A computed fold for a 76-nucleotide RNA from a Patescibacteria group bacterium, annotated as transfer RNA.

[in-house]
């Protein structure tokens, strides 16, 4: 340099046709128990990688750009 995937909670990762964002794990509170783990109820926690367009409305659709992984090119 060119190509294809991907970036979402503290991790791992879903998100169907564009309709206003979720699971597990992790954490906090209770309940139990002598006190713990385990179980089980309840909560908290998000600029969907950045900037820009299209639309009444973007995580999703266009464009440019950063990282990340993996192919392929060059590399006398």
């Nucleotide at each position: 340099g060119c190509c294809u995937a991907g970036a979402u909670a503290g991790c791992u990762c879903a998100g169907u046709u564009g309709g206003u964002a979720g699971a597990g794990c992790a954490c906090a509170u209770g309940u139990c128990u002598g006190a713990a783990a385990a179980a089980c109820a309840u909560g908290g926690g998000g600029u969907c990688c950045c900037c820009a367009g299209u639309u009444c409305a973007a995580g999703c659709c266009u464009g440019g750009g950063u990282c990340u992984a993996g192919g392929c090119a060059c590399c006398a």
It matches the Rfam family "tRNA". Rfam links the family to the GO term triplet codon-amino acid adaptor activity.
The coordinates come from a structure-prediction model, not an experiment, and the mean pLDDT is 82.